Model confidence (mean pLDDT): 83 of 100. This is a predicted structure of a 110-nucleotide RNA (SAM riboswitch aptamer (S box leader)). The sequence was found by an Rfam model in a public genome assembly.

RNA sequence: AGCUCAUCAAGAGCGGCGGAGGGGACAGGCCCAAUGAAGCCCGGCAACCUGCGGUAUCCAAGCGAUACGGCAAGGUGCUAAAUCCUGCAGAGUAAUCUGAAAGAUGAGGA
Numbered sequence: 001a002g003c004u005c006a007u008c009a010a011g012a013g014c015g016g017c018g019g020a021g022g023g024g025a026c027a028g029g030c031c032c033a034a035u036g037a038a039g040c041c042c043g044g045c046a047a048c049c050u051g052c053g054g055u056a057u058c059c060a061a062g063c064g065a066u067a068c069g070g071c072a073a074g075g076u077g078c079u080a081a082a083u084c085c086u087g088c089a090g091a092g093u094a095a096u097c098u099g100a101a102a103g104a105u106g107a108g109g110a
Base pairs, nucleotide, nucleotide: 003108004107005106006105007104008103013042015041016040017039021032022031023030026087027086028085029084043079044078045077048075049074050073051071052070054068055067056066057065058064083102088099089098090097091096
């Protein structure tokens, strides 16, 4: 790289360094940015996994399993706008709605 499962309208700085781009790629839009982009650091958010602890149920009776809360120490992740919107399909006169695909993140297996 590819496969499986779950989630993706919530949340997160008036900080430091940095100096011109950025919102993944293509196309069309629409935005952000010298009142400072990317990137790095710090801070923060969140709760997927580990960990710690609680309640309930189950029985194989174990430092067990499952479900639902809690904490936030560790591993990730995230920290403008729905995954910024559209691109394919369906419904609808339309506005719009639903789903898929693609993508992102986590966990798992080979």